[in-house]
Description
A computed fold for a 74-nucleotide RNA from Acidomonas methanolica, annotated as transfer RNA. Taxonomically the source falls in Acidomonas (Bacteria, Pseudomonadota, Alphaproteobacteria, Acetobacteraceae). Its Rfam family is "tRNA". The family's RNA type in Rfam is transfer RNA. The sequence was found in a public genome assembly.
RNA sequence: CGGGGCGUGGCGCAGCCUGGUAGCGCGCUUGUUUUGGGUACAAGAGGCCCCCGGUUCGAAUCCGGGCGCCCCGA
Numbered sequence: 001c002g003g004g005g006c007g008u009g010g011c012g013c014a015g016c017c018u019g020g021u022a023g024c025g026c027g028c029u030u031g032u033u034u035u036g037g038g039u040a041c042a043a044g045a046g047g048c049c050c051c052c053g054g055u056u057c058g059a060a061u062c063c064g065g066g067c068g069c070c071c072c073g074a
Base pairs, nucleotide, nucleotide: 001073002072003071004070005069006068007067010026011025012024013023020057028044029043030042031041032040050066051065052064053063054062
């Protein structure tokens, strides 16, 4: 320098192709159960999606420009 992949709650990921008010597992909090802990069950909190701009009635999703990480080539 060129090509490709990825970026979404604390962690790991799905959702993107096919635009319509973000979901799963683990973890966390509270309650019940227990002498206590664990297990089990129930309820709940937590992200508006890496950043900026554009298209659209509407953008995590489409388009453009950046940033960061990883891989391949030179």